[in-house]
Molecule: transfer RNA
Organism: Patescibacteria group bacterium
């Protein structure tokens, strides 16, 4: 300089053919305990890296850029 891959919650990862974004971990708060931890129950959580087209409808497709990996020169 090209070519490829990846980017979703505080973290690590799902998400079928384009059809209401979800789980483990985490935090709160509550039971348990003299107490603290382990269990257990409920809550909690999102501008899907920006920015445009398509589309009735986009995390998913198409173009552009950002970041970060691999090759190649």
């Nucleotide at each position: 300089g090209u070519g490829c891959c990846c980017a979703u919650a505080g973290c690590u990862c799902a998400a079928u053919c384009g059809g209401u974004a979800g789980a483990g971990c985490g935090g709160u708060u509550g039971c348990c305990u003299u107490a603290u931890a382990c269990g257990c129950a409920a809550c909690u959580g999102g501008u899907u890296c920006c920015a445009g087209g398509u589309u009735c409808a986009a995390g998913u497709c198409c173009u552009g850029g950002u970041g970060g990996g691999c090759a190649c020169a």